[in-house]
């Protein structure tokens, strides 16, 4: 002193709130059920947002064998280890373990 495949994309989860549905409370109207306005996340919920240090899958990648028309072309099997971590900021209707960020620092 360096972060290089520690890649992309996806489907989930801790977790997160509040545009929209729902639910609740008020007030208006209507007339049993119902709509429209405001508020309400201390509202177990659907939609939604969501992890470098959570989880699954494809693709990519690295090694090594086979195969061959010899074209890093297919196929197959490994391997892909370790990751303590703020304050502030910023997106979105909002917030968050989301992004800044495998950043500062720490060991």
């Nucleotide at each position: 002193a360096a972060a290089u495949a520690g890649g992309c994309u996806u489907u989930c989860u801790a977790g997160g709130g509040u545009u929209c549905c729902a639910c609740g409370a008020u007030g208006c109207g209507g007339g049993u059920u119902c709509g429209c306005a405001u508020c309400g996340g201390c509202u177990c919920g659907g939609u939604c947002c969501g992890a470098g240090a959570g989880a699954g899958a494809g693709c990519g990648c690295a090694u090594c064998u086979u195969c061959c028309a010899a074209g890093c072309g297919a196929a197959g099997a490994u391997g892909a280890a370790c990751a303590c971590g703020g304050c502030g900021g910023g997106a979105u209707a909002a917030a968050a373990a989301c992004c800044c960020g495998g950043g500062a620092g720490u060991a």
This is a predicted structure of a 107-nucleotide RNA (Guanidine-I riboswitch aptamer). Its Rfam family is "Guanidine-I riboswitch aptamer". From the family's description: This family represents a conserved RNA structure found upstream of the ykkC and yxkD genes in Bacillus subtilis and related genes in other bacteria. The function of this family is unclear although it has been suggested that it may function to switch on efflux pumps and detoxification systems in response to harmful environmental molecules. The family has 100 seed sequences and 1,509 matches in Rfam 15.1. Its mean pLDDT, the model's own confidence on a scale to 100, is 82.